[in-house]
RNA sequence: GGGCCUAUAGCUCAGUGGUAGAGCUGCCGGCUCAUAACCGGCUGGUCGUAGGUUCGACCCCUACUGGGCCCA
Numbered sequence: 001g002g003g004c005c006u007a008u009a010g011c012u013c014a015g016u017g018g019u020a021g022a023g024c025u026g027c028c029g030g031c032u033c034a035u036a037a038c039c040g041g042c043u044g045g046u047c048g049u050a051g052g053u054u055c056g057a058c059c060c061c062u063a064c065u066g067g068g069c070c071c072a
Base pairs, nucleotide, nucleotide: 001071002070003069004068005067006066007065010024011023012022013021018055026042027041028040029039030038048064049063050062051061052060
């Protein structure tokens, strides 16, 4: 210098154009003499940044930023 992958909740990850989800963590409650386990509920997101396309974008296009990999 060139190319590819990746960025979504505190963590690990789903979500291939039509209101953003799960598990774990945390909090509350149930169960228990009590704790763990188990069961129910709740909380938690400007979807990396900026533009573009579209009636409508986490999703498609462009640039940039962070991380990883390959070639030279």